[in-house]
RNA sequence: UUCAUCAAGAGUUGACUGAGGGAAUGGCCCUAUGAAGUCGCGGCAACCAUCCAUUGGAAACGGUGCCAAUUCCAACGAAACCUGUGUUUCGACAGAUGAA
Repeated sequence: UUCAUCAAGAGUUGACUGAGGGAAUGGCCCUAUGAAGUCGCGGCAACCAUCCAUUGGAAACGGUGCCAAUUCCAACGAAACCUGUGUUUCGACAGAUGAA
C1' cells in the first nucleotide's frame, strides 16, 4: 500500500511500579477502593495455519491478536421521519486487527 472484519466474546482479592488512560478533535467515561507499562496465572476466538466439510462447523496444539463502555458517542456528506437545531439509516474520513 491492497483486501477482509470491527453491535458478539473474554480477567485477576497475584507481583513490581507509581499518574495517567480510553489513537487524534469535542464530549463523556475509567483511575490512589491504584491509571498506563512489565511479569505471572487465567480466558476469548478476529485473521492466517490445523481437522471435517458445500456458503459452514470443530478444536485451541501453531503464528499474531484480543479480554470497560457498539471502533464509548459525536463530528463530514446523503436520504427519510418530522419541527425538536432532534431521531434513524447508509456512506465517507480516521483508527484497530489479520493476511499478502